Large-subunit ribosomal RNA, domain VI from a Planctomycetota bacterium, 252 nucleotides, folded computationally.

Context: one part of a larger RNA
């Protein structure tokens, strides 16, 4: 831009892609067959591998600044408490998010048309033949069943609604498991969109300060405390104000 008005939703699917794997063990059966050694077609049932998608309850990984510990050193006059730097100073642990070594789930089935083969009927060629007419079975192959995409499929689809001064939509803004910009979605006071705040969750591991107890380190008690990034809820305190701008007579 186009789909000959303009819009908002919901659709068919032409056609395109993806996917299409295997072991092994129990049973049927120690049967068929086999002198015996061995040893099953088939039907049923269970575990797995690799592989591929989503996904974070579990198991862990990371999680640069949640929470603790400590070393050395400058600063906050000093005690005490705290800051700053040294890789995040080092180390122990860790939410959300992202991950896999974690978890769940796929491949089947049933169809139609066929190789090779195996056949029915069955003449040329009184017989015989699967074949020359005809008709049937048959494969991890092919079509199609199964997931995505998809009307830019020139057969250019198809429905619901709404609108002719307003249907919609864009700039702003407030954000976001959505992102490189753009795009896509939530929301914009007729509001829970992000902050903050207040409840819980989860991490940490038991603050500070006084008290006791010990000569000190330190230890005990008020204390399962303190402290707090992302997770769950609630709630207009703070910011989404106010606004502008585009939008259909080439419909006949």
């Nucleotide at each position: 831009u186009g789909u000959a008005g303009g819009a908002u939703c919901c659709u068919u699917g032409a056609g395109a892609g993806a996917g299409u794997c295997u072991u092994u063990c129990c049973u049927u059966a120690g049967u068929a067959c086999g002198a015996g050694a061995g040893g099953a077609u088939u039907g049923g049932g269970a575990a797995g591998g690799a592989c591929g998608a989503a996904c974070c309850u579990c198991u862990g990984g990371u999680g640069u600044g949640c929470c603790g510990g400590u070393u050395g050193u400058c600063c906050c006059g000093c005690u005490a408490g705290g800051g700053g730097c040294a890789u995040a100073g080092c180390c122990g642990g860790g939410u959300a998010g992202c991950c896999a070594u974690g978890u769940u789930c796929g491949g089947u089935a049933c169809g139609g048309a066929u190789a090779a083969g195996c056949g029915c009927u069955g003449a040329a060629a009184g017989c015989a033949u699967c074949u020359a007419a005809g008709c049937g079975c048959g494969a991890a192959g092919c079509c199609a069943g199964u997931c995505u995409c998809a009307a830019a499929a020139c057969a250019g689809g198809g429905g619901a609604u709404c609108c002719c001064c307003g249907a919609g939509g864009c700039u702003c803004g407030u954000c976001g498991a959505a992102g490189a910009c753009u795009a896509c979605g939530a929301c914009g006071u007729c509001g829970a969109u992000a902050g903050g705040c207040c409840g819980g969750g989860c991490g940490u591991g038991u603050a500070a300060g006084c008290a006791c107890g010990g000569c000190a380190a330190c230890g005990u008690g008020c204390u399962c405390a303190g402290c707090g990034g992302a997770c769950c809820g609630g709630u207009a305190c703070u910011a989404a104000u106010c606004a502008g701008c585009c939008g259909a007579c080439a419909g006949g």
The RNAcentral record of the full RNA draws on ENA.